[in-house]
Context: one part of a larger RNA
Molecule: large-subunit ribosomal RNA, domain IV
Organism: Phalansterium sp. PJK-2012
RNA sequence: UAGUAUUAAAGGAACUCGGCAAAAUGAUUCCGUAACUUUGGGAAAAGGAAUACCAGCUUUAGUUUAUGCUAACUCGAGGUGUAACGGAAAAGGGGGUAGCGACUGUUUACUAAAAACACAGGACUCUGCAAAAUUUUAUAAUUACGUAUAGGGUCUGACGUCUGUCCGGUGCUGCAAGGUUAAAAUGAGAAGUGAAAGCUUUAAAUAUAAGCCCCAGUAAACGACAGCUGUAACUCUGACGGUUCAAAGGUAGCGAAGUUCCUUGUCGAGUAAUUUUCGACGUGCAUGAAUGGCGUAACGACUGCCCUACUGUCUCUAAUACUAAUUCA
Repeated sequence: UAGUAUUAAAGGAACUCGGCAAAAUGAUUCCGUAACUUUGGGAAAAGGAAUACCAGCUUUAGUUUAUGCUAACUCGAGGUGUAACGGAAAAGGGGGUAGCGACUGUUUACUAAAAACACAGGACUCUGCAAAAUUUUAUAAUUACGUAUAGGGUCUGACGUCUGUCCGGUGCUGCAAGGUUAAAAUGAGAAGUGAAAGCUUUAAAUAUAAGCCCCAGUAAACGACAGCUGUAACUCUGACGGUUCAAAGGUAGCGAAGUUCCUUGUCGAGUAAUUUUCGACGUGCAUGAAUGGCGUAACGACUGCCCUACUGUCUCUAAUACUAAUUCA
C1' cells in the first nucleotide's frame, strides 16, 4: 500500500448517474391488518406483544404389583436469576405512486435476462384426403395410422371495454367478353444459284397458351387517413359559411407520452430549494385503434419518483486482526 473482516462520537444519503456496497429486518406463538380486487387475492400487508429456568395443575401415549416411572403438548395468576432469555449459528427491511409486459416460463454458452421471445385467448387465410404445406432428380417420407371441434401459414397477445373512414396504388381472389402476346405451325411474295427440276436465304398475312391490360371483390391484406379563407353586440375563440385537392380526409380513446423539436412548455402537488416524478391543459415538430387503442387485480433479480427504518455511502476519517506486497536481518 492492497485485500478480507470487525468496530466507531455527533449527524443520518449531505455520497453517488443511481442508497451501488454495507447496515437494518429475520425464528415460533398470539393479537391485529388498508386501498383496490378478476372475490381467488392483496397478506407474513402494515403494526404490536411474548419467548430462559423452577414449584405446580390438567391432558395424552407407553409401561407397571405400583395413586409410580418414562415421553410429549398446553397451561402456569406463584417463584428464581441477568444489562441482555429465538442469549451462539441458521431464518423477509417495509410502505406509497407511475411506466412497460397480464401471469409461471424462454433468451444473446464467454459484456445485454429485458419492456425482447413464448404463452393461454382472438382473428384472417389455405386445405375434402392420393389434402394443403414441407423434404426430394426420382422413388418415397413427414403431416398422420390424423380427417375441417383436423392440419398448415400469417398477425395479435390473459381479462374488461372497444376495434372508426378509405379498394385510388401494391398484393391476393374471382371473371373470362374484348385488347396485347412466345416458340412450334402455315406461308403470299422476294432474293441468290442453276439449262431445268431443284437447293439455299428472307419473309407479309393467318392462327394462337398462361400472363398482362380491362372488369369486380377484398384492409384483424401491404398500407393511407389534407390545405387556404371569412364569420358571434369589448377582445378572444369560431358552433356556421366559402373554396381547392383527394380513394378517403384520423372516429372513440389517449396525449410535452418509453412518442414533444421549440422545452427546464404552462398551471397545480411534493421540497427550504427539483431539467427528474405525479395530476391536469392541448398549441399531437412527428398519437391512435389486432403494425391493435384505452383501462386493469395479481405477478416482476424490469425502469422512474417519494416516504420510513437503517447505516462509515458521506461530513472525515480512525483503530484492530489476519493475508499478500514492500524494507531490513